[in-house]
RNA sequence: GCAUCCGUAGCUCAGGUGGAUAGAGUGCUGCCCUCCGAAGGCAGAGGCCGUGGGUUCGAAUCCCGCCGGGUGCG
Repeated sequence: GCAUCCGUAGCUCAGGUGGAUAGAGUGCUGCCCUCCGAAGGCAGAGGCCGUGGGUUCGAAUCCCGCCGGGUGCG
């Protein structure tokens, strides 16, 4: 340099066929339980989806640029 995949909550990821208040596990906070608790139960907080633009009535989802990362080739 070329090709290709990825970028969503602290972490690991799902969603990606455009329209529902954006989800799961884990972690975190509080409460309960318990002799105590990292074990168990219940509740809660936390992201507007890398970034800029386009298409559309409507974009995390489609298109383009840029930034960052993985893989293959040269």